Predicted 3D model of a 684-nucleotide part of an RNA (large-subunit ribosomal RNA, domain II) from Saccharimonadales bacterium (SeqCode).
The organism belongs to Saccharimonadales (SeqCode), within Bacteria.
The full RNA is in RNAcentral, with records from ENA.
Its Rfam family is "Bacterial large subunit ribosomal RNA".
Context: one part of a larger RNA
RNA sequence: UCCAGCGAGUUAAUGACUAUUGCAUGCUUAAGCCAUUUGGCGUGAGGCACAGUGAAAGCGAGCCUGAAUAGGGCGUCUCUGUAAUAGUUAUUAGACCCGAAACCAGGUGACCUAACCAUGGGCAGGCUGAAGCGACGGUAAAACGUCGUGAAGGGCCGAACCGUAGAGUAUUGCAACACUCCCGGAUGACCUGUGGUUAGCGGUGAAAUGCCAAUCGAACCUGGAGAUAGCUGGUUCUCCUCGAAAUAGCUUUAGGGCUAGCGUCGUACGGUAACAUGCAGGGGUAGAGCUCUGUUUCGGACUGGGGUCCUCACGGAUACCCACCCUUGACAAACUACGAAUACUGCAUGCGGAACUACGGCAGUUAGAACAUCGGUGCUAAGAUCGGUGCUCGAAAGGGAAACAGCCCAGACCACCAGCUAAGGUCCCCAAAUUUACACUCAGUGGGAAACGAGGUGGGAUUUCUUAAACAAUGAGGAUGUUGGCUUAGAAGCAGCCAUUCAUUUAAAGAGUGCGUAACAGCUCACUCAUCAAGAGAUCCUGCGCGGAAAAUGUAACGGGGCUAAAGUGUAAUACCGAAGCUGUGGAUGCGUAUUUUUAUACGCGUGGUAGAGGAGCGUUGAUAUCUGCGUUGAAGCCGGACCUGCGAGGGACGGUGGAGCGUUAUCAAGUGAGAAUGCUGGA
Numbered sequence: 001u002c003c004a005g006c007g008a009g010u011u012a013a014u015g016a017c018u019a020u021u022g023c024a025u026g027c028u029u030a031a032g033c034c035a036u037u038u039g040g041c042g043u044g045a046g047g048c049a050c051a052g053u054g055a056a057a058g059c060g061a062g063c064c065u066g067a068a069u070a071g072g073g074c075g076u077c078u079c080u081g082u083a084a085u086a087g088u089u090a091u092u093a094g095a096c097c098c099g100a101a102a103c104c105a106g107g108u109g110a111c112c113u114a115a116c117c118a119u120g121g122g123c124a125g126g127c128u129g130a131a132g133c134g135a136c137g138g139u140a141a142a143a144c145g146u147c148g149u150g151a152a153g154g155g156c157c158g159a160a161c162c163g164u165a166g167a168g169u170a171u172u173g174c175a176a177c178a179c180u181c182c183c184g185g186a187u188g189a190c191c192u193g194u195g196g197u198u199a200g201c202g203g204u205g206a207a208a209u210g211c212c213a214a215u216c217g218a219a220c221c222u223g224g225a226g227a228u229a230g231c232u233g234g235u236u237c238u239c240c241u242c243g244a245a246a247u248a249g250c251u252u253u254a255g256g257g258c259u260a261g262c263g264u265c266g267u268a269c270g271g272u273a274a275c276a277u278g279c280a281g282g283g284g285u286a287g288a289g290c291u292c293u294g295u296u297u298c299g300g301a302c303u304g305g306g307g308u309c310c311u312c313a314c315g316g317a318u319a320c321c322c323a324c325c326c327u328u329g330a331c332a333a334a335c336u337a338c339g340a341a342u343a344c345u346g347c348a349u350g351c352g353g354a355a356c357u358a359c360g361g362c363a364g365u366u367a368g369a370a371c372a373u374c375g376g377u378g379c380u381a382a383g384a385u386c387g388g389u390g391c392u393c394g395a396a397a398g399g400g401a402a403a404c405a406g407c408c409c410a411g412a413c414c415a416c417c418a419g420c421u422a423a424g425g426u427c428c429c430c431a432a433a434u435u436u437a438c439a440c441u442c443a444g445u446g447g448g449a450a451a452c453g454a455g456g457u458g459g460g461a462u463u464u465c466u467u468a469a470a471c472a473a474u475g476a477g478g479a480u481g482u483u484g485g486c487u488u489a490g491a492a493g494c495a496g497c498c499a500u501u502c503a504u505u506u507a508a509a510g511a512g513u514g515c516g517u518a519a520c521a522g523c524u525c526a527c528u529c530a531u532c533a534a535g536a537g538a539u540c541c542u543g544c545g546c547g548g549a550a551a552a553u554g555u556a557a558c559g560g561g562g563c564u565a566a567a568g569u570g571u572a573a574u575a576c577c578g579a580a581g582c583u584g585u586g587g588a589u590g591c592g593u594a595u596u597u598u599u600a601u602a603c604g605c606g607u608g609g610u611a612g613a614g615g616a617g618c619g620u621u622g623a624u625a626u627c628u629g630c631g632u633u634g635a636a637g638c639c640g641g642a643c644c645u646g647c648g649a650g651g652g653a654c655g656g657u658g659g660a661g662c663g664u665u666a667u668c669a670a671g672u673g674a675g676a677a678u679g680c681u682g683g684a
Base pairs, nucleotide, nucleotide: 001684002683003682004681005680006679011093012092013091014090015089016088017087018086019085020084021083022082023081026048027047028046032041033040034039052059053058062074063073064072065071096234097233099231103224104223105222106221107220108219114198115197116196117195118194119193120192121191122190123188125157126156127155128153132149133148134147135146136145137144161185162184163183166181167180168179169178200216202212203211204210209218237617238616239615240614241613242612247260248259249258250257251256261365262364263362264361265360266359267358268357272355275350276349277348278347279346280345281344287338288336289335293332294331295330299326300325303323304322305321306320307318308317309316310315368393369392371390372389373388374387375386376385377384398409399408400407413587414586415585416584418583419582420581424577425576426575427561428560429559433574435573436572437571438570439569440568446563452547453546456544457543458542459541460540461539462538463537464536465535473531474530475529476528477527479504480503481502484498485497486496510525514523515522588607589606590605591604592603593602594601595600618673620670621669622668623667624666625665627663629662630661637657638656639655640654643652644651645650
C1' cells in the first nucleotide's frame, strides 16, 4: 500500500407536536391476583378532563389587588376530551462512535540505579625519597650543615581494574548508546562480590530535577471509569420536492452558546405581498453658496488699537503689526440665507392567485470571498481593513477571458449524427469573412509604464506677410555727428551705469542681435536694394505614433505561428461561427387547472444545488400467517456474459460450480447497508 471480515443516533422513563385507531351517556387502569401463548379481575386505588382565581385562608362565573361601586391582572362568554400505537424532537441517563494530558483509592517494585549497614575480595612493574634515627662537621650549649639510614605520600610513570574528554565508524546498527584510535584515575573521598535497609503526598541524591527495573517536574499495576473533551477525525442503500447562513443583541464571550434574522413542513388566511402609475408627505445628503461658524486671495480707502521714530509738551510721522469697512477670487465631516436625483411613509387605481401574514413542528447558520459603486481608517498604498448598496462565488456545471472560485455571457430533469442565437469571434493551430466602404499608424506601435522632451505624421481653428513680388537662397549695402555721456588703467555699438537712445545722409542702416579684442580692429544680425517666381510664417485644440524603457534557468510584456492599402487602430455595413441558453422531437417527474366514480387523459408552469427540512422506495436478519409455494429431475452460497426488467437502490431468466435446504405475498421487530475514523483483526 492493497484485499477480506468487523466498525458509529441505541435503549428506558417523562414531556411536546404530528398521523392513525378506540371510546366520548367523559376516557383510562397501576402494582398485584387468577387463569395461562391470547383472557379476566383489580368492586375504578389513582391519573387526565369537566372552572376559575388567589401566596394562602378562601370565594366562585367570577377571583385577585385595593379604602373603593375606581382602574388594572387572570378567567367566563368564543365550548372535547381521553387512552393506545407509530414517527419527530426535548430532558435525564456513557446517549452517535473512537481519542487525552490528568485526578483519586488500594496494591507491586531498590535482581537496574542512588545512599547507607554487615561481611569478604582486588590493585604487574618501575620512580621519587618527608619525618625520625645515626655518624661527622659546627656551637658555650643550641640552631644549622654534610653523609648515611629510613620509609612517608587523596606523591610520580604505567598494566589489571574503574572511567569516558576528543575524533572516526555505526545511525532499518553487532548494539533501543555499540566498535576503533586516542585519553583520565590507578594505596584511594579507590574498585568490587554476597547479604541487608530506605517506596511514590515517598525514597535517595559530592545537586544534574539526577536516579528509584529501556518509564520520572512525581514509578508501575488494578480499580473509580464508558472520567471529562465548547476540540480533531469518522458516521455505511436509492430516488424525488424545496433550500439557507457566515448578520444583530447578550454572553469570563470572541473557532462555544441563547434569542432574533434567513430555510423547511403543517394549519389558517382569498384582491394579501411585490411591482407600475398618480397624488400627498417630511428631510438637509450630492451639488451649490459664503449670511452665520471658522479658514483664505487681490486691490482700495483711510477709521480704530498696538509698536517704532521726532517732540519739554501739545502733537506729528510711519516701506511695522492687528482689527473694522468697500471691492475681487476661493475652502469646510463636526459651516448653511439654498438644495436635488434616489430612498422612505401613506392613500388611490391597475396588475398580481400566496410569492404575504399569523400560529405550531424541525433545523442549519452566527470564520465568508472577490468585483462594481458610495464613504471611514491607511499613503485618494495593499489580493489591506471597517461600514452602506448591488451582483457572482460560497451551494453553479456550460461558453468566453491562453491557463484562471468571485470578471463577461448564461442557470445543466433525460435522450437526439436537428435548428437559432449570447458573450466572444471568423489567416493557420481552431468552428466561422484573407468580407465591403472610407480613413489613420511604420512604431511590430498594436503586444507593459510616468513626469518630461522632440521641425514624426493626419485633422480642425485663429492670425500675419504675399504678383504693389512674400518666405528661403544668392549678389550688394549696413554709413555720419561719435570713441554719445558717465565710469574706468582702458570701455571706441557689444564689463557696468545713464539717457529727451537724439540728430544727419539715405533705398536702408539700432548711440546696436550675437561672436570677437587688453582696448581698437575684424565677422555677423536687424534694416534696404537687386536676382528669382508662388505661396510662406506664427499660435491654439485634437487623432495615431517616437524617446524616456536596466534582472536574475530560456525567446518569455500578442496563447503560438505569423501579420504592414494588416491578420493593427477608428467609423459604418452585411454574412457566418459560437453554450448544457432558446427552439424542435420523444421520454421521466413535481405542482396547478379542467374533465372525471377511482383510474386516466389534456393543457399550463416547473425540475443546478452545500448545511438543512419534507416525501417515496430498494435491500439484509428474524417473527406470525400465507402460497394445500420451490427443491437430489439439484436448495443456499460462489462464478459468468453483449439476456429481460425498474429513473435508481435492485429484481428476474439462462449457463457453470455446489450438494440440502430455500423462497413469494401481508404485517411486525431490528445487532439492517462502509471507502475513508494516522480505525480494529487476519492475510498478501